[in-house]
RNA sequence: GUCCGUGUGGCGUAAUGGUAGCGCGACAGCCUCCUAAGCUGUAGGUUGCAGGUUCGACUCCUGCCUCGGAUG
Numbered sequence: 001g002u003c004c005g006u007g008u009g010g011c012g013u014a015a016u017g018g019u020a021g022c023g024c025g026a027c028a029g030c031c032u033c034c035u036a037a038g039c040u041g042u043a044g045g046u047u048g049c050a051g052g053u054u055c056g057a058c059u060c061c062u063g064c065c066u067c068g069g070a071u072g
Stems, first nucleotide, its partner, number of pairs: 001071005007065001010024004018055001026042005048064005
């Protein structure tokens, strides 16, 4: 250089083109003499970036970027 794959809260990971969820973690409350455990709740995502298609895009298309792989 060419080709393939990946990118979603702090971390991990889902999501037939139709409300972006789950687990861990964080915070608050309950419980407890206190802590841990347990239970309940809350916050936290411009879905890598910029465009395009569509009534509607994490999802489809184009370009770019990050990381990984294959090849030379």
Model confidence (mean pLDDT): 81 of 100.
This is a predicted structure of a 72-nucleotide RNA (transfer RNA) from Paramecium tetraurelia.
It matches the Rfam family "tRNA". The family's RNA type in Rfam is transfer RNA.
The organism belongs to Paramecium, within Eukaryota.